[in-house]
A computed fold for a 72-nucleotide RNA from a Bacteroidota bacterium, annotated as transfer RNA. Its Rfam family is "tRNA". Rfam links the family to the GO term triplet codon-amino acid adaptor activity. The same sequence occurs in records of 2 taxa. Its mean pLDDT, the model's own confidence on a scale to 100, is 84.
RNA sequence: UCGGCCGUAGCUCAAGGGUUGAGCGCUCCGCUCAUAACGGAGAGGUUGCGGGUUCGAAUCCCGCCGGCCGAA
Numbered sequence: 001u002c003g004g005c006c007g008u009a010g011c012u013c014a015a016g017g018g019u020u021g022a023g024c025g026c027u028c029c030g031c032u033c034a035u036a037a038c039g040g041a042g043a044g045g046u047u048g049c050g051g052g053u054u055c056g057a058a059u060c061c062c063g064c065c066g067g068c069c070g071a072a
Stems, first nucleotide, its partner, number of pairs: 001071007010024004018055001026042005048064005
């Protein structure tokens, strides 16, 4: 320098045009003599950044940034 894959909650990842979710973690409550476990509720997101297409974009297109892999 070129090519491929990836970037979504604190972490690991779903959602592949039509309400942004799950598990773990966190907070509160229940249970217990108490802790853990278990049960219930809740908070937490500019979907890496900027633009485009569309009635509508996490999703499609372009550019940039970052990570991993490969080629020279």